The prediction has a mean pLDDT of 76. The RNA shown here (Lysine riboswitch aptamer) has 158 nucleotides and comes from uncultured Ruminococcus sp. The source organism's lineage runs through Bacteria, Bacillati, Clostridia, Oscillospiraceae and Ruminococcus.
[in-house]
RNA sequence: AAUAGAGGCGCGGAGCGCAUCAGUAACCCCCUUUCGGCACGGAAAUACCGCGGGCAAAAGGGCGCGCCGCCGAAGUGUUCGCCGGGUUUCCGACCGACGGAUGCUGGGAUAACGCAAAAUAUGCGUUAUACUGUCGCGAGCUUUCGCGGAGUGCUAUU
Numbered sequence: 001a002a003u004a005g006a007g008g009c010g011c012g013g014a015g016c017g018c019a020u021c022a023g024u025a026a027c028c029c030c031c032u033u034u035c036g037g038c039a040c041g042g043a044a045a046u047a048c049c050g051c052g053g054g055c056a057a058a059a060g061g062g063c064g065c066g067c068c069g070c071c072g073a074a075g076u077g078u079u080c081g082c083c084g085g086g087u088u089u090c091c092g093a094c095c096g097a098c099g100g101a102u103g104c105u106g107g108g109a110u111a112a113c114g115c116a117a118a119a120u121a122u123g124c125g126u127u128a129u130a131c132u133g134u135c136g137c138g139a140g141c142u143u144u145c146g147c148g149g150a151g152u153g154c155u156a157u158u
Stems, first nucleotide, its partner, number of pairs: 001158005008071001010070004015065004027054003030050001036049002040092006074105008083096003106132002109129008134149006
């Protein structure tokens, strides 16, 4: 350097089904047609507004099933490029998808705090706790214990 592997409630993807989103948005009827309010901010314009009635979703996120790809699997911060987004146009800010560069995180669990989300679901970040895998050092010498490090690592073969 190449190839192949290991960790375990291990990681991710799309498909199908289910619950939630929600009796919410939109649409229709009726009332109203003055003022006011409303959309991330500003300007202009348009539509909308109700303790009413009818009808009635979807996406994202979640759970289950088996399948597929895997073990920096993957997640996340910053930055760049491109596309899209919330009524329309313009300006600005923000958000999301994809790709590049770069930094951090071995892994899952629990708890606290914070962010996202409709949410008590869930995800992400930081911190702490023990557990677990791996290597180093020391002790022990059935077996294990203590301390420390990080996956740009570890093991095996060539």